[in-house]
RNA sequence: AGAGUUUGAUCCUGGCUCAGGGUGAACGCUAGCGGCAGGCUUAAUACAUGCAAGUCGAACGAGAUUUAAGACUUCGGUUUUAAUGAAAGUGGCGCACGGGUGCGUAACGCGUAUGCAACCUACCUUUUACAGGGGGAUAGCCCGGGGAAACUCGGAUUAAUACCCCAUGGUAUCAUAAAAUCGCAUGGUUUAAUGAUUAAAGAUUUAUCGGUAAAAGAUGGGCAUGCGUCUGAUUAGCUAGAUGGUGAGGUAAUGGCUCACCAUGGCGAUGAUCAGUAGGGGGUCUGAGAGGAUGAUCCCCCACACUGGUACUGAGACACGGACCAGACUCCUACGGGAGGCAGCAGUAGGGAAUAUUGGUCAAUGGGCGAGAGCCUGAACCAGCCAUGCCGCGUGUAGGAUGACGGCCUUCUGGGUUGUAAACUACUUUUCUACAGGAAGAAAAAGACUAUGCGUAGUCAAUUGACGGUACUGUAGGAAUAAGCACCGGCUAACUCCGUGCCAGCAGCCGCGGUAAUACGGAGGGUGCAAGCGUUGUCCGGAUUUAUUGGGUUUAAAGGGUGCGUAGGUGGCUAGAUAAGCCAGUGGUGAAAGCCCAUCGCUUAACGAUGGAACUGCCAUUGGAACUGUUUAGCUUGAGUAUCGUUGAAGUAGGCGGAAUUUAUGGUGUAGCGGUGAAAUGCAUAGAUACCAUAAAGAACACCGAUAACGUAGGCAGCUUACUAAGCGAUAACUGACACUGAGGCACGAAAGCAUGGGGAGCGAACAGGAUUAGAUACCCUGGUAGUCCAUGCCGUAAACGAUGAUUACUCGCUGUUGGCGAUAUACUGUCAGCGGCCAAGCGAAAGCGUUAAGUAAUCCACCUGGGGAGUACGUCCGCAAGGAUGAAACUCAAAGGAAUUGACGGGGGUCCGCACAAGCGGUGGAGCAUGUGGUUUAAUUCGAUGAUACGCGAGGAACCUUACCUGGGCUAGGAUGCCUUUGACAACUUUAGAGAUAGAGCUUUCCUUCGGGACAAAGUGCAAGGUGCUGCAUGGCUGUCGUCAGCUCGUGCCGUGAGGUGUUGGGUUAAGUCCCGCAACGAGCGCAACCCCUAUUGUUAGUUGCCAUCAUUAAGUUGGGCACUCUAGCGAGACUGCCGGUGAUAAAUCGGAGGAAGGUGGGGAUGACGUCAAAUCAUCAUGCCCCUUAUGUCCUGGGCUACACACGUACUACAAUGGCUAAUACAGCGCGAAGCAAUACUGUGAAGUGGAGCGAAUCGCGAAAAUUAGUCUCAGUUCGGAUUGUAGGCUGCAACUCGCCUACAUGAAGUCGGAAUUGCUAGUAAUGGCAGGUCAGCAUACUGCCGUGAAUACGUUCCCGGGCCUUGUACACACCGCCCGUCACACCAUGAGAGUUUGUAACACCCGAAGUCGAUAGCAUAACCUUUUAGGAGUGCGUUGCCGAAGGUGGGACAGAUGAUUAGGGUGAAGUCGUAACAAGGUAACC
Repeated sequence: AGAGUUUGAUCCUGGCUCAGGGUGAACGCUAGCGGCAGGCUUAAUACAUGCAAGUCGAACGAGAUUUAAGACUUCGGUUUUAAUGAAAGUGGCGCACGGGUGCGUAACGCGUAUGCAACCUACCUUUUACAGGGGGAUAGCCCGGGGAAACUCGGAUUAAUACCCCAUGGUAUCAUAAAAUCGCAUGGUUUAAUGAUUAAAGAUUUAUCGGUAAAAGAUGGGCAUGCGUCUGAUUAGCUAGAUGGUGAGGUAAUGGCUCACCAUGGCGAUGAUCAGUAGGGGGUCUGAGAGGAUGAUCCCCCACACUGGUACUGAGACACGGACCAGACUCCUACGGGAGGCAGCAGUAGGGAAUAUUGGUCAAUGGGCGAGAGCCUGAACCAGCCAUGCCGCGUGUAGGAUGACGGCCUUCUGGGUUGUAAACUACUUUUCUACAGGAAGAAAAAGACUAUGCGUAGUCAAUUGACGGUACUGUAGGAAUAAGCACCGGCUAACUCCGUGCCAGCAGCCGCGGUAAUACGGAGGGUGCAAGCGUUGUCCGGAUUUAUUGGGUUUAAAGGGUGCGUAGGUGGCUAGAUAAGCCAGUGGUGAAAGCCCAUCGCUUAACGAUGGAACUGCCAUUGGAACUGUUUAGCUUGAGUAUCGUUGAAGUAGGCGGAAUUUAUGGUGUAGCGGUGAAAUGCAUAGAUACCAUAAAGAACACCGAUAACGUAGGCAGCUUACUAAGCGAUAACUGACACUGAGGCACGAAAGCAUGGGGAGCGAACAGGAUUAGAUACCCUGGUAGUCCAUGCCGUAAACGAUGAUUACUCGCUGUUGGCGAUAUACUGUCAGCGGCCAAGCGAAAGCGUUAAGUAAUCCACCUGGGGAGUACGUCCGCAAGGAUGAAACUCAAAGGAAUUGACGGGGGUCCGCACAAGCGGUGGAGCAUGUGGUUUAAUUCGAUGAUACGCGAGGAACCUUACCUGGGCUAGGAUGCCUUUGACAACUUUAGAGAUAGAGCUUUCCUUCGGGACAAAGUGCAAGGUGCUGCAUGGCUGUCGUCAGCUCGUGCCGUGAGGUGUUGGGUUAAGUCCCGCAACGAGCGCAACCCCUAUUGUUAGUUGCCAUCAUUAAGUUGGGCACUCUAGCGAGACUGCCGGUGAUAAAUCGGAGGAAGGUGGGGAUGACGUCAAAUCAUCAUGCCCCUUAUGUCCUGGGCUACACACGUACUACAAUGGCUAAUACAGCGCGAAGCAAUACUGUGAAGUGGAGCGAAUCGCGAAAAUUAGUCUCAGUUCGGAUUGUAGGCUGCAACUCGCCUACAUGAAGUCGGAAUUGCUAGUAAUGGCAGGUCAGCAUACUGCCGUGAAUACGUUCCCGGGCCUUGUACACACCGCCCGUCACACCAUGAGAGUUUGUAACACCCGAAGUCGAUAGCAUAACCUUUUAGGAGUGCGUUGCCGAAGGUGGGACAGAUGAUUAGGGUGAAGUCGUAACAAGGUAACC
């Protein structure tokens, strides 16, 4: 410090997720030790039991018990003295500390800084003064009573440092009046005077302690104030003791703290009130910091003590282990009544994911009491439990390769890895076990002595350890006692095998799993951390993702519809003053602990100690004066005013105008009009449409007219009048900062809509009809109501857009235009204010913006923070309503989005090509038959191919074989090869059984040899097999198609942040990315073309099997002869836009012509770029994985692949006269031939047969038909057509039934040119005619070739199909067979509404009113004092009572939660239903 994730890829925006650190944690697996810390975060729930606050006999009375001595004695005991002094009581001090918890509290509670001239303070310290005299009670004890108990009542008697009275008294308090001085408003301080009031306690060892008053200190508290201190405005108004005053009361003290009276204030948008949440701080975690989160342990403050209220005592409490009352709960009870409060330490139950022992000691530290010894102390110090955390140590170290065994992997008997790891050898002993030694923490107090006036100081000796026989140390033994957890697809370090097969499962995000999973489970191996490791929760970080540091708002989320303007914020130039902000110095404070630095102590570290720094803050004070503020005085440039011009669809109201439309009336006139893609509805013989005339009505203003003007925006258009507003220019006369922005507020604000009243021509939601359509509640048509118009009043929203807030300043230019000015001017130049276009710099993700900024800066306002849910719900405000404004959450997703790129696509555009259309010729689709396919059937009808690119395809030839299928019968090693062993035959022939395979029998029986053996064959054995079984979506190879289309790329350079572009686009041209020109490109490669083959002309060479002009010869190129010609087949030539002319940019090229056998690629073939279709093929072959192994292998027989209601494809033959039949007569080429082709001859009607010359073939053989000539048929189901069937034959072959071909005779079916639709072909082509070959025993209408005869048409590119290039749009990228919207149906989830029901919260009003303070008091009682003493008084207590008052009750509202039949929309879900709204011109442009 970043990374993953939106896309085919890119840049950006933006969310989600991860890597880090932390934790009072929990859970899973695991676990050797120690040190230091920490340990109910939940139920402030309820608590059994024990302990947690007592102490003082040197304040007091009384004194059990025990001991000793004495006396008495009935030997039981009694009594005296001395000592000891328990329990309980009076009294003093303490119990307000220490310890716990975080309920409440949003507050002067806390933090910080101040103040008290408005206060208190026991114990402690210092100082001064004092302590005289008296009195009456009471607990206890004793006696008696009540009660179950708790407890209580009565009587008698008693003490005090308990209580009371009197005296004394001050610098105390109060009153009176005065002076001085000070301050901060009230006021304070000091001084002296008079009067009044209030004190005390003793103990005792005689030296002290204690007491009272006053002053001061210290300590601790109280009160007040400035500033800071969570969220919500869907909480906007709150407040009657409320704000203030006067007086009184009350308090330690100020104060509405309380009361009486008076006034009407006080708080609030800088957020009052209300609601929710919460103890605050030092600090802690994180972070670079600023911040964010947090408030366990330790320290400070606050609050609380079962819940609520109340006071008492006291220096201090409204009191955790005190009191009273009310309430809830628990316990005891004799039912009458009582008792209790662990949020102290342990512990229990409960709750919970979860948090410890009913331990030891007061040894140390600290606290209370005491003179002290001492007592008490669950404070504290220790121990126990827990890996809860931090820190430290260990589980060995070194050597050791045959790289052992085993495991795992493997290309497989070879290797790799585990791995120096182990074994083994040597060493060490931290730990461990045993034994032994063994701490520091302890210093005092008290005592004695010395010094001393007292505090006090010093010295001496003695005592005291829970932890603990612990830490630590030594000796001995022996590698001995000690390693796990998570992960291994990317992020993120670490890979293989097996199993599984969208199952089981994983997952933090992206995502894995559908038969080869580095992602699931296991294993081997590896990586990381380590006595821990992972997971989960939570916080910060990363996140600059709330942005002060440090973000944005044209299009990604985001500028308010516009203006005016209040508060607020900000503000021109000069000078003076001031000092609030600001800057500097100084002082105080900022507790300690913590963090940081240094040093030191525990063996180290964690931990601890000491010192420093820091605590960024607050307050005070001194100084400064640049800037901001305030104030004073001025200035003119900002702003405004004035004067003079000028501009415009600026606004409001009125008047006027013509064209058009419709309607009405009249006329002319006749059959249609109208409307559409085409129609129909509609209108029209009752006279429409059309034309003419007249009239009426309402609305809108052609041309001018413009990328023009004006207005703040919305908006504004005939002409004219009136009124009103504004801008701009010129002058520089006036004012003198008067300015900018603007939360709330106010005003304006298109269209639609609403209300009332008018108006209503045209247009026209709704509605009706007609069409279209599968449907058509639409688009189109005919009508048509609201509305559109006017007046008045509402509404207040729009894609109210420049998707761009207002103002000011600055920053190159070019160009057009509107208005004004210089200046008389559309010459020119300049200037001001607008409106446009193009660009520099700069900015921007890019597109783009660019003096009219989206640049550079400043001020102010508004708004944004992932998508959906949702601009929805609820609440509130506005509105007559419609609705508007404000405006969430649950839940859900990992994206949603912007700009640009490359493709693909478009019922987008341009351009070009192709038998693509058109122009033609012939077909298919109808018939019969052949063949293939589907379907059906079957035991099987083997398998594959299935739009184009399957279907006379694999198959170039299924009777058996083939054959893979079915039935039945058999075999388990059949075939090949090599090695080993054994045997010597095997085979052939004959025969039996059988369907055959096969089994049996018979006959027969080796060869070579160096004698070792070898060849051959058989059998056995082991290695090894076989599969047309699956997967073409695991593959190789081969193939089809786009397409013989002209494309597809690369290097370097350049452009772009980048994907990518450029080149390859453009202008021409071509069959062509062919060539030329231009150009930030220059070159190159694969394709095109050419090179190759055939063919068309010719030369030359060569003449046999070919040829024959001349010579001879023959029946015949038959032969001699010849090679001239034809032909054959080698090598050449020839064609290149080369030449001429036109066009063209002078180019490329094109058009025409000449010559030429051939002319612009001459014709044909081979040749198929990068790639697409997971295209086809595992059944040609090869091959991974899987599967079968007496069978899915293999052998055999028979059957099947040939089935047949049907459908489709491809052919053949026809339907006839351009023909059929008969007869005659010609002319090919490619090829093929020995198990062959076969001449010729004979036989047969014929297929063919018999015999058979010749030929391994330019020699022999196979061999033409259409055509031509002649005749006949004469338009018919025929002399067309030949299917079908019968009979008789031929051929091949073991075999012709299923199931071959051919012949003859007979039979003679459908069919008379074929619906919608569809196909081939542009010249030696179509059409037509035959021939050959492969396969093959036989079988060809198929296929592959060959030659013969031999056309028609192409104006042209509008349209259909396919393709190329450029461009455009896109929400597509699996790429339009794409994407995607809504209803409905089903399941689940959360939410709203809902008659209501129910629970809670905080207040309010009224009723009742405990305890208690305060007040009153007529009843009762009454020791201290007084008096005039049978008693009275003062005072006090009880009782009664008044105000207040908790709980409780009643009531109506408010707020919040839960729940509710039903209901509403939303979200999610696998392959449901209906349509097709959007994305392309999305097929009616889309959207608000």
Predicted 3D model of a 1488-nucleotide RNA (small-subunit ribosomal RNA) from an uncultured bacterium. The RNAcentral record of the sequence draws on ENA and SILVA.